[in-house]
RNA sequence: GCGCAGAUUCGGUUCAUCGCUGCCUCGCAAGAGGGGGAGGAAAGUCCGAGCAACACAGAGCACCGUGCAAGUUAACGGCUUGAUGUUCGAGAGGGUAUAGUAGCGUAACAGAAAAUAACCGCCCGGGCAGUAAGCGUCUUUCGAGAUGCGUCAGGGUAAGGGUGAAAAGGUGGGGUAAGAGCCCACCGCGAGGGCAGCAAUGUCGCUCGGUCAGUACGCCUCACGGGUUGCAAGGUUAUGUAUAUCGGCAAUUAAGGGUUGCUCGCCCGAUGCCGAGGGGUAAACCGCUGGAGGUGGCAAGUGAUUGUCAUCGUAGAUAAAUGAUGGACUAAAACAGAACUCGGCUUAUGGGGUCUGCAACCUU
RNA sequence: UGACCCAUGGUGUAAUGGUAACACAGCAGAUUUUGGUUCUGUCGUUCCAGGUUCGAAUCCUGGUGGGUCAACCA
Numbered sequence: 001g002c003g004c005a006g007a008u009u010c011g012g013u014u015c016a017u018c019g020c021u022g023c024c025u026c027g028c029a030a031g032a033g034g035g036g037g038a039g040g041a042a043a044g045u046c047c048g049a050g051c052a053a054c055a056c057a058g059a060g061c062a063c064c065g066u067g068c069a070a071g072u073u074a075a076c077g078g079c080u081u082g083a084u085g086u087u088c089g090a091g092a093g094g095g096u097a098u099a100g101u102a103g104c105g106u107a108a109c110a111g112a113a114a115a116u117a118a119c120c121g122c123c124c125g126g127g128c129a130g131u132a133a134g135c136g137u138c139u140u141u142c143g144a145g146a147u148g149c150g151u152c153a154g155g156g157u158a159a160g161g162g163u164g165a166a167a168a169g170g171u172g173g174g175g176u177a178a179g180a181g182c183c184c185a186c187c188g189c190g191a192g193g194g195c196a197g198c199a200a201u202g203u204c205g206c207u208c209g210g211u212c213a214g215u216a217c218g219c220c221u222c223a224c225g226g227g228u229u230g231c232a233a234g235g236u237u238a239u240g241u242a243u244a245u246c247g248g249c250a251a252u253u254a255a256g257g258g259u260u261g262c263u264c265g266c267c268c269g270a271u272g273c274c275g276a277g278g279g280g281u282a283a284a285c286c287g288c289u290g291g292a293g294g295u296g297g298c299a300a301g302u303g304a305u306u307g308u309c310a311u312c313g314u315a316g317a318u319a320a321a322u323g324a325u326g327g328a329c330u331a332a333a334a335c336a337g338a339a340c341u342c343g344g345c346u347u348a349u350g351g352g353g354u355c356u357g358c359a360a361c362c363u364u
Numbered sequence: 365u366g367a368c369c370c371a372u373g374g375u376g377u378a379a380u381g382g383u384a385a386c387a388c389a390g391c392a393g394a395u396u397u398u399g400g401u402u403c404u405g406u407c408g409u410u411c412c413a414g415g416u417u418c419g420a421a422u423c424c425u426g427g428u429g430g431g432u433c434a435a436c437c438a
Stems, first nucleotide, its partner, number of pairs: 001361001003358008012329007020037002023034004039335001043346002046344005051230004058264004063226005068082005083098006099221002103219005119161002121157004126152003134149006169187006188212001189209004193204004234286004243277001245276005256268003279437003293312008365434007374388004382418001390406005411427005
């Protein structure tokens, strides 16, 4: 240098001219001057919070989410560090999963069987009639007996066969009628103990274990968390109108409402309430941007992060501003536009920069 | 801006994680002198990409497209 992996970072700058939109100053006004004006994702709205209303939110049930360990944080399903399994890669590395298992369910097709495993095969003793099948050989006191093949049902057997995603630990030896953890050795697996670690877990010339325990998913159980709704929350002011009509409920022993899946509780509740439909206004202000803020140094920590010191002031619009043209920077200009605010995650993103690591080849 | 839903032949809909089905339409063929009717056949990347699983339309994650609802007053 070529090809990769991981982390991090920039993602246009500047000048001129012409605009757009808030703010401040001057001005009676027209206008003039000054200064500010999108992002790393402003996106998806997937998590977590702040804030607001409902009782500054209560109880039970239901429902939902998360699920290895330790840490971090306002909080989290995020992040950091670590452990184990599995998978992809030659490697650096990447993806993914991991609470419990007492009980229950499902596992198509294939296969004998999908978990109280006998279809073929192997072995054992028995029968050959009653629904099936007998045929030979040998012996014979002619009644029968022994034996081989075949066949019938019964029992034993998980070594062998094939099916499947998955088949009841593996290898060797002993053993047996045939076999089998039936027994033994080694390996694997599990439990206990020692050691290391905060822990997950790892490890061991230790001890024990042969109803050695199947796999996957779900139900279930356990632990932790979640009250609901969202700035069109919510508050203030102003303008304006008709509650025409219809339906339902209630009559102080209360209907109904308070945006909660249900029940209760609590609060409001006679100027009746709810729904459909009709009428009116669609204006201004607050919420609204100074915050779990940014940048830099130092310190603690492997790190996420935390502490401390210094410094900075950095959009707040409401039909919605942040743009256009030309030049320069050797060349080019990605994805994309705030709408209450933060912390994350995810997705989109032309082209670069820096650091660390891997694999071989080439050059020095 | 916020909350939520949906996507299966051309159209309208089915399908418990186990062979993607039905009706209509289109096309081709048969029947007919021709057309209609009738009969037969054909027509699918289950929106896309990953993952879980032996196996995904279905379960999970991300994306794409389409749709619905929500102002205040008396």
Molecule: RNase P RNA; transfer RNA
Organism: Alistipes sp.